[in-house]
RNA sequence: GGGGGUGUAGCUCAGUUGGGAGAGCGUCUGGUUCGCAAUCAGAAGGUCGUGAGUUCGAUUCUCAUCAUCUCCACCA
Repeated sequence: GGGGGUGUAGCUCAGUUGGGAGAGCGUCUGGUUCGCAAUCAGAAGGUCGUGAGUUCGAUUCUCAUCAUCUCCACCA
């Protein structure tokens, strides 16, 4: 320098013909208990890496860019 993959909640991840943003764990509140653990109920938490484009509408399609992983090439 070139090709490909990944980026979504604090963590691990799901999310296909473009229209509802989610699960588990964790955190907080409450119930059960003398208390803890466990368990049950509820809640908070997101610029979907960033910017732009297409579209009535984008996590999803297109382009650029950043981070990271990987393969190939280069080494005079």
Predicted 3D model of a 76-nucleotide RNA (transfer RNA) from Alphaproteobacteria bacterium MarineAlpha9_Bin7. The sequence is in RNAcentral, with records from ENA. The coordinates come from a structure-prediction model, not an experiment, and the mean pLDDT is 81. The source organism's lineage runs through Bacteria, Pseudomonadati, Pseudomonadota and Alphaproteobacteria. Rfam family: tRNA. Rfam's curators write: Transfer RNA (tRNA) molecules are approximately 80 nucleotides in length.